[in-house]
Source information
RNAcentral holds the full RNA, with entries from ENA. Large-subunit ribosomal RNA, domain III from a Bacteroidota bacterium, 388 nucleotides, folded computationally. The prediction has a mean pLDDT of 84.
Context: one part of a larger RNA
RNA sequence: GAGUAGCGAUAAUGCGGGUGAAAGGCCCGCACGCCGAAAGCCCAAGGUUUCCUGCGCAACGUUCAUCGGCGCAGGGUGAGUCGGCCCCUAAGGCGAGGCAGAAAUGCGUAGUCGAUGGGAAACUGGUUAAUAUUCCAGUACCGACCUAGGAUGCGAUGGGGGGACGGAGAAGGUUAGGCUGGCCGGGUGUUGGACGUCCCGGUUCAAGCGUGUAGGUGGGUCUGCCAGGCAAAUCCGGUGGGCUAACACUGAGGCGUGAUGACGCAAGGCUCUUCGGAGCCCCAAGUAGCUGAUACCCUGCUUCCAGGAAAAGCCUCUAAGCUUCAGUUCUAGGUUGACCGUACCGCAAACCGACACAGGUGGGCAGGAUGAGAAUUCUCAGGCGCUU
Numbered sequence: 001g002a003g004u005a006g007c008g009a010u011a012a013u014g015c016g017g018g019u020g021a022a023a024g025g026c027c028c029g030c031a032c033g034c035c036g037a038a039a040g041c042c043c044a045a046g047g048u049u050u051c052c053u054g055c056g057c058a059a060c061g062u063u064c065a066u067c068g069g070c071g072c073a074g075g076g077u078g079a080g081u082c083g084g085c086c087c088c089u090a091a092g093g094c095g096a097g098g099c100a101g102a103a104a105u106g107c108g109u110a111g112u113c114g115a116u117g118g119g120a121a122a123c124u125g126g127u128u129a130a131u132a133u134u135c136c137a138g139u140a141c142c143g144a145c146c147u148a149g150g151a152u153g154c155g156a157u158g159g160g161g162g163g164a165c166g167g168a169g170a171a172g173g174u175u176a177g178g179c180u181g182g183c184c185g186g187g188u189g190u191u192g193g194a195c196g197u198c199c200c201g202g203u204u205c206a207a208g209c210g211u212g213u214a215g216g217u218g219g220g221u222c223u224g225c226c227a228g229g230c231a232a233a234u235c236c237g238g239u240g241g242g243c244u245a246a247c248a249c250u251g252a253g254g255c256g257u258g259a260u261g262a263c264g265c266a267a268g269g270c271u272c273u274u275c276g277g278a279g280c281c282c283c284a285a286g287u288a289g290c291u292g293a294u295a296c297c298c299u300g301c302u303u304c305c306a307g308g309a310a311a312a313g314c315c316u317c318u319a320a321g322c323u324u325c326a327g328u329u330c331u332a333g334g335u336u337g338a339c340c341g342u343a344c345c346g347c348a349a350a351c352c353g354a355c356a357c358a359g360g361u362g363g364g365c366a367g368g369a370u371g372a373g374a375a376u377u378c379u380c381a382g383g384c385g386c387u388u
């Protein structure tokens, strides 16, 4: 220079009460304003205790601070079913032997790793200051093993099926959600009118189990033969014959059950209270119509050319072998399910940007009015008023 520029989006604050040494900024209340395909909610990545409680205010916070993502202390993350681990493989990595190279090493077979993909099973309600599909209550389901009973050709690292997949388009059936009526609970000022066709709130509930629908796909069954499926096969495939129109598989949703249960506004009653509130009792109605998805049926259907992973689990077939055994299968009961993650932020003051930085950051959810719409404007739930 200079007590100057600046104090980081012009979404906005005002009042009362509380606490306190001190209050524009903290807490509570009322009113106002802002977002509302977000400035709300849930995950992934990343962060790594920032979460909750108590006590503090030197420093940090672009001001103040009694407050804080700050300091100190204590507390907090509970799983057979969520995710990982596990089984399986993709690109790719490593790679016994092997090949190449002077070596270092490079390539690569068998293998072995490797998810961003495939593979068993859980929902609703309640609860904490802080966790919950993890705890609790209720109701379920899956795998392995054991036992009992019934039936019985079992057996793989091999064969076959399946898993198993593209783009675009269209229609139908549904549900989530929503709207309105009915029903239930409550309210109803007088300034001119309004007990009514008025106002406010509610009208909720899953997995599982049973049924097997709208729809989709395939004809079905018996049988002869066979240089195919590296051996075998009753399986698959090929090719004949007989009989026969129903059968099989799949499939949302609905309905029933789950539920004589849970949840359930306000008011009322009782107890406690740090006066914020907490606990207990009681706990009504809980339906119909319309609308309606980008969700489900749908890995479907139609169509097109550019022709759209693999492997295991699973089903089936036999080989060696076993064959009163073992094994397989059905039913019932019993036992068992380890380890790791789980707090909190997560379009952001907690991640990446030296900062509490107008930048950047993948996925899911998607109320009402308007509307073609996820646009726009207003608004619910919810969250904020951006720290002079």
Stems, first nucleotide, its partner, number of pairs: 013031006032385004040365004046345002050343001051075006060068002080141002082341003086119003092113003098107003122139005142337011153322002158317004166304004172297003177291005182203006188196001204262002208257004215250004219244008228236002263286001268281005305308001351360002367379003